[in-house]
Context: one part of a larger RNA
Molecule: small-subunit ribosomal RNA, 3' major domain
Organism: uncultured bacterium
RNA sequence: UGACGGGGGCCCGCACAAGCGGUGGAACAUGUGGUUUAAUUCGACGCAACGCGAAGAACCUUACCUGGGUUUGACAUCCCCGGCCGACACCAGAGAUGGUAUUUUCUCUUCGGAGACCGGGUGACAGGUGCUGCAUGGCUGUCGUCAGCUCGUGUCGUGAGAUGUUGGGUUAAGUCCCGCAACGAGCGCAACCCACAUCCCUAGUUGCCAGCAGUUCGGCUGGGCACUCUAUGGAAACUGCCCGUGAUAAGCGGGAGGAAGGUGUGGAUGACGUCAAGUCCUCAUGGCCCUUACGGGUUGGGCUACACACGUGCUACAAUGGCAUCUACAGUGGGUUAAUCCCCAAAAGAUGUCUCAGUUCGGAUUGUCGUCUGCAACUCGACGGCAUGAAGUCGGAAUCGCUAGUAAUCGCGUAACAGCAUGACGCGGUGAAUACGUUCCCGGGCCUUGUACA
Repeated sequence: UGACGGGGGCCCGCACAAGCGGUGGAACAUGUGGUUUAAUUCGACGCAACGCGAAGAACCUUACCUGGGUUUGACAUCCCCGGCCGACACCAGAGAUGGUAUUUUCUCUUCGGAGACCGGGUGACAGGUGCUGCAUGGCUGUCGUCAGCUCGUGUCGUGAGAUGUUGGGUUAAGUCCCGCAACGAGCGCAACCCACAUCCCUAGUUGCCAGCAGUUCGGCUGGGCACUCUAUGGAAACUGCCCGUGAUAAGCGGGAGGAAGGUGUGGAUGACGUCAAGUCCUCAUGGCCCUUACGGGUUGGGCUACACACGUGCUACAAUGGCAUCUACAGUGGGUUAAUCCCCAAAAGAUGUCUCAGUUCGGAUUGUCGUCUGCAACUCGACGGCAUGAAGUCGGAAUCGCUAGUAAUCGCGUAACAGCAUGACGCGGUGAAUACGUUCCCGGGCCUUGUACA
C1' cells in the first nucleotide's frame, strides 16, 4: 500500500421488511448429470453451466457409430500429356460408384500459340469441427451503469509511498458547494444520440357528414385538408418563478403554471481492472499431431436410449370456474410492389346450463381412422375426428420474480424453417397490492481500526 475480520461509523440496491404471483408435490415439454449403447458427436459447471452454443437433429444438417468404397483428393496455385463444354440411353449396386453405347467439336489469334472448361499423370501441396482458450488475436460474460481509476507539476517522507481523491454539507453520481500544501488535468458520471408523452409549421391517393350535395348506406362518389394519422423541421423543462429551510453556498421541502417537474419515462452507451472466467466447433492464428488417413464421398443407424437425480418451463387441481350460443374492441409485423388488397385476436360483455363430485374439473396415456409437408414420417414430424380417460383436491424443508401501465392475466406477430415451439424476440388488451422502516440476511461504496496474510 492492499486484502481480510462472526471490528466500528456513514450510505445505497426488490437486499431485507410490507405486498402480489410463482417454483419445490402431479402429468407433460425441454436442457443437464448419471446409466446404457456400436455410437448415444462436442463444448458450457456456484452466482456468471443446465428452453445455454442450437433463429428450429426424419435424409441433409452431423462433427459420432456400422458397412461397402476412395487417395493430388470435395476445394486452391504451379508443371506435363490429351481433349471443347455438354446432352442422352442401358446394365450392376443400398448408394457412393463402376461398366457399355450414341451424338456433338468452344473463344481469341500476329496462325507460332494463348485462354476457359474436362479427363489422365507427376509431385510440390491440399485437407483436418484433431490437441493446446494455461501460447494467442478477435468477440463475450461477470463484479456493475457500481462510482470509481489515474496522471502532470508542487509539497511531505531515507524509502515503499502519501498528499491531491481526506474533512463539513449535498447528490443517483469523485454530483456540486465550502474548507484545506496543494494547483490543475485525463478515463469514467452527467449532457450530446434514439423512442414515447404536448403543441406548432410544411405536406395530403389514409381520415372526415366535421360543413354541403348525391347515395346501390360501404368515405361509396363529388367535394374539402378542419380533425385523426403519417413524416420532415421546430418549440417546450432550466430548480426558470414564489415561499420556507440551509452557512448569504451547493442543495432540500412545499407551491404555482404546465402535456410533462426536479435524471419526465424507457433504450443505446459498460472507466482502470478482476475471475490464467468462456470460446482453437463462427472466424483468424503460433506450436504439436494425422497424411492410402485423425483427409474426402456414401448407405443405414445415433445425437430422440431410460431403474434414477437436478434445473427451466407449460397444463392443471376448478364455480372469481367449465361448456354452448350470440356479440365488441388492438398494435407490432409479414405477404417481391401495396397507409389503399390480404393474414388478423383472446380475455371482456349478454343469455342458458352444470351445483362441489375425481365431476360437464383435468387432460396424460393408449386404440383406430384421416389430413399436410417432404424422395422418404418404422426408428423419429405436426395437426384433426371418434373412443379411452391416468396422476392431480394448491404442494415439506427450502427458494425465485416484481415498485406502475409494473406484477398478474389475455391473446397476436416475427426470425430461422419444406414440415415441426410449451422456446426466443417483439406487440398490444385488461390491469392491481404494498413500501412502517434499515435491527437482521445478501451484494456493493467511502472513512477508520486490528492483523502471526501478500